[in-house]
Molecule: small-subunit ribosomal RNA
Organism: Theodoxus fluviatilis
RNA sequence: AGAGUUUGAUCCUGGCUCAGAACGAACGCUGGCGGCAUGCCUAACACAUGCAAGUCGAACGUUAAAGUUCCUUCGGGGAUGAUUAAAGUGGCGCACGGGUGAGUAAUACGUAGAUAACCUGCCUUUUAGUUUGGGAUAACUUUCUGAAAAGAGAGCUAAUACCGGAUAAUACGGAAAGCAAAAGUUUUCCGUUACAAGAUUUCUCGCUAACAGAUGGGUCUGCGUGAGAUUAGCUAGUUGGUGAGGUAAUGGCUCACCAAGGCGACGAUCUUUAGCUGGUCUGAGAGGAUGAUCAGCCACACUGGGACUGAGACACGGCCCAGACUCCUACGGGAGGCAGCAGUGGGGAAUAUUGGACAAUGGGCGAAAGCCUGAUCCAGCAAUGCCGCGUGAGUGAUGAAGGCCUUCGGGUUGUAAAGCUUCUGUGAGGAGGGAAGAACACAAUGACGUUAGCUCUAGCAAAGCACCGGCUAACUCCGUGCCAGCAGCCGCGGUAAUACGGAGGGUGCAAGCGUUGUUCGGAAUUACUGGGCGUAAAGCGUACGUAGGCGGCUUGUUAAGUCGGAUGUGAAAUCCCAGGGCUCAACCGAGGACGUGCAUUCGAAACUGCAAGCUUGAGUAUGGUAGAGGGGUGUGGAAUUCCGAGUGUAGAGGUGAAAUUCGUAGAUAUUCGGAGGAACACCAGUGGCGAAGGCGGCUUACUGGGCAAUACUGACGCUGAGGUGCGAAAGCGUGGGGAGCAAACAGGAUUAGAUACCCUGGUAGUCCACGCCGUAAACGAUGAGUGCUAGGACGUUGCGGAGCUUGCUCUGCGGUGACGUAGCUAACGCGAUUAAGCACUCCGCCUGGGGAGUACGGUCGCAAGAUUAAAACUCAAAGGAAUUGACGGGGGCCCGCACAAGCGGUGGAGCAUGUGGUUUAAUUCGAAGCAACGCGAAGAACCUUACCUGGGCUUGACAUCCUUAGACAGCGAUAGAAAUAUCGUCUCCACUUCGGUGGCUAAGUGACAGGUGCUGCAUGGCUGUCGUCAGCUCGUGUCGUGAGAUGUUGGGUUAAGUCCCGCAACGAGCGCAACCCUUGUCCUUAGUUGCCAUCAUUUAAGUUGGGCACUCUAAAGGACUGCCGGUGACAAACCGGAGGAAGGUGGGGAUGACGUCAAGUCCUCAUGGCCCUUAUGGGCCAGGGCUACACACGUGCUACAAUGGCCGGUACAAAAAGUUGCUUUGUCGCGAGGCAAAGCCAAUCCAAAAAGCCGUCUCAGUUCGGAUUGCUCUCUGCAACUCGACUCCAUGAAGUCGGAAUCGCUAGUAAUCGCGGAUCAGCAUGCCGCGGUGAAUACGUUCCCGGGCCUUGUACACACCGCCCGUCACACCAUGGGAGUUGACAUUAGCAGAAGACGUUGAGCUAACCUAACGGAGGCAAGCGUCCAAGCUGCUGUUGAUGACUGGGGUGAAGUCGUAACAAGGUAGCCCUAGGAGAACCUGGGGAUG
Repeated sequence: AGAGUUUGAUCCUGGCUCAGAACGAACGCUGGCGGCAUGCCUAACACAUGCAAGUCGAACGUUAAAGUUCCUUCGGGGAUGAUUAAAGUGGCGCACGGGUGAGUAAUACGUAGAUAACCUGCCUUUUAGUUUGGGAUAACUUUCUGAAAAGAGAGCUAAUACCGGAUAAUACGGAAAGCAAAAGUUUUCCGUUACAAGAUUUCUCGCUAACAGAUGGGUCUGCGUGAGAUUAGCUAGUUGGUGAGGUAAUGGCUCACCAAGGCGACGAUCUUUAGCUGGUCUGAGAGGAUGAUCAGCCACACUGGGACUGAGACACGGCCCAGACUCCUACGGGAGGCAGCAGUGGGGAAUAUUGGACAAUGGGCGAAAGCCUGAUCCAGCAAUGCCGCGUGAGUGAUGAAGGCCUUCGGGUUGUAAAGCUUCUGUGAGGAGGGAAGAACACAAUGACGUUAGCUCUAGCAAAGCACCGGCUAACUCCGUGCCAGCAGCCGCGGUAAUACGGAGGGUGCAAGCGUUGUUCGGAAUUACUGGGCGUAAAGCGUACGUAGGCGGCUUGUUAAGUCGGAUGUGAAAUCCCAGGGCUCAACCGAGGACGUGCAUUCGAAACUGCAAGCUUGAGUAUGGUAGAGGGGUGUGGAAUUCCGAGUGUAGAGGUGAAAUUCGUAGAUAUUCGGAGGAACACCAGUGGCGAAGGCGGCUUACUGGGCAAUACUGACGCUGAGGUGCGAAAGCGUGGGGAGCAAACAGGAUUAGAUACCCUGGUAGUCCACGCCGUAAACGAUGAGUGCUAGGACGUUGCGGAGCUUGCUCUGCGGUGACGUAGCUAACGCGAUUAAGCACUCCGCCUGGGGAGUACGGUCGCAAGAUUAAAACUCAAAGGAAUUGACGGGGGCCCGCACAAGCGGUGGAGCAUGUGGUUUAAUUCGAAGCAACGCGAAGAACCUUACCUGGGCUUGACAUCCUUAGACAGCGAUAGAAAUAUCGUCUCCACUUCGGUGGCUAAGUGACAGGUGCUGCAUGGCUGUCGUCAGCUCGUGUCGUGAGAUGUUGGGUUAAGUCCCGCAACGAGCGCAACCCUUGUCCUUAGUUGCCAUCAUUUAAGUUGGGCACUCUAAAGGACUGCCGGUGACAAACCGGAGGAAGGUGGGGAUGACGUCAAGUCCUCAUGGCCCUUAUGGGCCAGGGCUACACACGUGCUACAAUGGCCGGUACAAAAAGUUGCUUUGUCGCGAGGCAAAGCCAAUCCAAAAAGCCGUCUCAGUUCGGAUUGCUCUCUGCAACUCGACUCCAUGAAGUCGGAAUCGCUAGUAAUCGCGGAUCAGCAUGCCGCGGUGAAUACGUUCCCGGGCCUUGUACACACCGCCCGUCACACCAUGGGAGUUGACAUUAGCAGAAGACGUUGAGCUAACCUAACGGAGGCAAGCGUCCAAGCUGCUGUUGAUGACUGGGGUGAAGUCGUAACAAGGUAGCCCUAGGAGAACCUGGGGAUG
């Protein structure tokens, strides 16, 4: 410090996720030791048992025991300094210490202050005093009640318990005087009230009063300290005053009276959450989160209320009352409060021992010894955390074994182990010795403690967890097969998973490691530091204006803000720094620094504030000026419609085409007249005006604003939360009006449907007046204001000035536009008096997508609805701009037998052949739009053959290795369908160094063979296709943040990215072309098997001599826009011409760029993986099947006839094959063919072309056509039945040119005619070749199809066979409404009223004092009243749970219906509004262009 994730890729926006640190944690696996810490976060739930607050005899009276002592009638009794014990009176303590965090958003806390408005036991200083009397009472004795707890009566007694008197103050009251502005304060005098306690032999300790101090508290003030406005008004002792009461003290704290205040947008009230802080965690910091342990404060003590005592409490281990709960009970009544320490139950994911000691520290009491102390110090349990240590060190290669992997060679685990030797040995064990913590004059005193640490001994003992696809360090094998599973995000798994599970190996951390949870960080993702708002989320529709915020120039003053210094404080601990102590560290003690804050005080004076002035900001006035600015009044013409009349006749209207509709009752058309409403052509313009919405005939009066000029005022300004006004269209209310248009509605069309688009009608509405509504893509998607920052000779509008040539030039100001530099921006783009630049001020708004601008609540509205505005749940994206493609029922240019123009076909018939389907035991398999279908198959009777049935084999038909034996083979016989089985006959061979080696066959054994079994979506190779289309790329440079672009685009041209020109490009590569083959012409060369013009010969024949001239054969040349003219840009090129056998690529072929289709092929071959192995799958054999047949399709053949059929005669080729062959010739047969027999291993033989040319038939189902069937043969072959081809005779179907649709072809082509070859024993209408005869047409590119280039739009990128919307149906999830039901809390109004306090009454009771002894003073019980807790009742409010039914929402596998959106998405889409409709949606009105 960043990383992953939206896309085909890019940049940006933006969310989600990860890496870090931390924890009072929990869970999983594992676990050696020690030190230091920490340990109920949940039920402030209930608690058994024990302990946690006592102490003092030096305050007091008793009792008991032992002791001492005295007396004794020896039974006992009395006294008793010091001792022990027990209660009791009395004193102090129990308000500390310890626990918990329920309540509490302020009676709290933090910080700084105030208290002249206060108190303070014990302690300290100082001063003074401590005198004189009195009456009781508990304990105790006795009587009684009660189960108990406890209580009542009578009697005795003491005190440092209680009371009276004396004395006394700075207390209280009064007077005088001084100081002082006042409040107040000082001094003097008088009066009144109020105190005490003793103990002790002594020292001494107590007690009382007072002034101070210290300590501890009370109260008050400023500031700070959560959330919610879907809580906006709250308040009646409420706010203040006067007086009184009360308190330690101020105060509505309380009361009486008076006034009507007080708080609140700087957030009152209400709701909800929460103890606060020092600190802790995190973070660079600012911040954010948190408030365990330690420390400070507060609150609470079963729940609620109350007071008493006291210095202090409204009191955790005190009291009273009420309530709930628990326990005891004799049923009458009593007792209790672990949120003290342990511990129990319960709750929970989860948190310890019913331990030791007061040795230390501290506390209470005491004069002290001492006692008490679950405070505390220790120990126990727990890896809960932090820190430290260990599990050995050295040596050890055969690189052991085993494991794993393997390319089978090896590699790795790995010096790791074993082994060896020498050491070490913290921890457990044994033995010894042994601190500090101890400080109290000395002595004594240690729970921990068999302590820590030290020495010796012996040699027992200790590694796991997670991860290994990327982020993120670390890889292989096996298993599994979208299953099981993983997952923090992206995602992995559908037969080769580094992602699941296991293993080997590796990586990380380590007595721990992972997971989960939570917090901060990363996140600049709430942005103070430190973000944004044209299009990504985001500028209010617009203006005015209140509070608030901010504010021009100059001078002055002050010190409120601001800045600086000092002082006080900011507790300690913590954090930080440098040293110190435990062996180190964690930890601990001590020092320093920090503590950004607050307060006080002293300074400074720039800025803000304050005061005075100024004129430039702003405004006012004056006379001008342009304008669809506004709301009224009046008025005009054109047009539509309607009405009346005339002319006139059959249509009109409407559409893509039609129909509904109007019209012979006279329409439409045309002429004249009239009525009525609405809107204002041309001018008209990126022109004008207005804040925006918006505003358009003309006239008139009223009225707002702007602009320039000149005077005046003197900062009067800017913005603006709330608020107020205005605010298109639609819509609403009332009343008018209604020509045209037109939601709804009706009809006609279109359509699969058409609730639409189109057409004919048509109502609200549109118009006016008044009143609502308050929204729009209300847009420049750009808030308002001010200042600054290049241009131009640019366009336009309004006003002013100057000049002259009076229609021009220059210049100033205000608007409105188009470019563009800098700058900005993610890019697109914005771009200077029109910023999205640079700054300032103020306001509004945003924080992932969906849910949702929805629900609930509030406000507004007549309603429609508007406004404000969530959550649950769900996803990992949603989005912006730009790029490359692809696509478009977008555009432009161009090409192609693409269309058109032609010729001939297919589709109809019969047959052949292939496919589908069906059938079958099997009808083997593959190929599937073009680019499967006479395709693999260049040839299924057996074989082929892969399929089926049956028979038979299991190391196998075939290969290698091992062992044994032998030739193998052949021949014959029997059985059988054959394979095969049995029998007979025969029985090794070759080489040799004689050791053996090699070959062949059989048997055995297992390693293995074998597989046309699966996967072409694991592959190689080969092939098809776009397409012989003209494209596809690279290097360097340049441009762009980048994907990418440029080049390759543009202007021409070409068959062509062919070439030329231009150009931030310059070059290059694969393609094109050319080079290759063939064909067309001539020349040269050569002349057998070819040829024969000339010469000769023979004629049956180039047969022969001869010649190679010609044909031919096969090598080389020839054509290049080379030449001329024109066009073009002086180019490339095109057009025409000449010459030439051939002319612009001469014709044809081979040749197929980068790539696309997971195209085809595992059945040509090769091959990974999987599968079978006496087998449904290998191998052998026989028979069958691949040849089936209601049907459908493709490709062909033959035809339907006269351009023809038939018969006879007759002419002219090319190419290719041939010895198991081609076959001449002769002969036989009607023929297929048979028999015999030449030639040819081929320029020599086979070898005959057919259409053509002569004759006949004469338009018919024929002398067309030949299917089908019968009979007879032939050939091949072991074999012709299933299932071959052919021949003769007979038979003679359909068919008379073929619907919709569709195919091929542009010249030696189509059409037509025959010939040959491969495969092959035989079998071609198929395939591959060859030549013969030999046309028609092309105006042209509008349209169909395909393709290329450029451009445009895009929500597509699996790329339009794309994407995608809504209803409906099903399942699940959360949520709103809901008749209600049931809780909780709160307010309010009543009832009620315990304990207590206060008041009052007090005829009952009564020790201290007074008394004249009667009584009084004083007190108490009891009664009444006021206040008041629990409780009860009523009306409400807030909130939770639940609820038949119901609304929409979300998510789901491949459901249903349509196709709304994205391209002009096939009616451009979208916004607001209204109506309608199964649904997306449609239509009307207005609006923006996204």